[in-house]
RNA sequence: CGAAUGAAAUGGCACGACGGAGGCGACUCCGCUCACGCAAAGCCACGGAUCUCACGGAGACCGCCGGGUUAUCAAG
Repeated sequence: CGAAUGAAAUGGCACGACGGAGGCGACUCCGCUCACGCAAAGCCACGGAUCUCACGGAGACCGCCGGGUUAUCAAG
């Protein structure tokens, strides 16, 4: 330096159960337990999909796919 890649190590994220709070709801947040999994399972609802509702519309989801953007380690 690091395109492509993920062998090792360090560190990171967190499916699910339980408790609490918020919301009509999808779902979100916190605690605790824990490890289904993840190399962007970081961030952005931009396109599509899916889902919800008090459905001319307003929302949820980035751990569904694509796109944008930022980034750790290092075999090399």
Molecule: c-di-GMP-I riboswitch aptamer
Organism: Armatimonadota bacterium